[in-house]
Formats: sequence, C1' cells, structure tokens
RNA sequence: GGCAGGGUAGCUCAGCGGUAGAGCGGAGUCUUCAUAAGGCUUAGGUCGUCGGUUCGAAUCCGACCCCUGCUA
Repeated sequence: GGCAGGGUAGCUCAGCGGUAGAGCGGAGUCUUCAUAAGGCUUAGGUCGUCGGUUCGAAUCCGACCCCUGCUA
C1' cells in the first nucleotide's frame, strides 16, 4: 500500500430504516443482630467525525480518524 472485520452506557456486547437495550459495575431501598448473598427501584448515551439519501438514519451511501487480522 491492498483486502476484511470493528468503533453504541464506566466495562463486555446486542440492536441492520420508525422514540437506543441487556449483563456486569454505580446509587438508593427491602431483607439480616451484622456482613455476604438475594429481591426491587434508579441514574448514566453528541451511537468515532463530517457530509449525503430519506417524511424519518446507530442502521443505507461517500470521505476521513482510530483499533484488530490477513496479504504484498
């Protein structure tokens, strides 16, 4: 340099055109003499950046940035 995959919550990842979710972690609360475990509730997101298509984009298209792998 070429090709492929990826970038979404603090972490690991879903979501493939119609208001963005789960697990773990955080906070509160219930339970206990107390702790652990467990139950319930709750906060937390410019969806890598900039444009385009569309009534509507995390999702489709283009350019760029970053990460991983293969290859010369």
A computed fold for a 72-nucleotide RNA from a Nevskiaceae bacterium, annotated as transfer RNA. The RNAcentral record of the sequence draws on ENA and MGnify. The same sequence occurs in records of 2 taxa. The source organism's lineage runs through Bacteria, Pseudomonadati, Gammaproteobacteria, Nevskiales and Nevskiaceae. It matches the Rfam family "tRNA".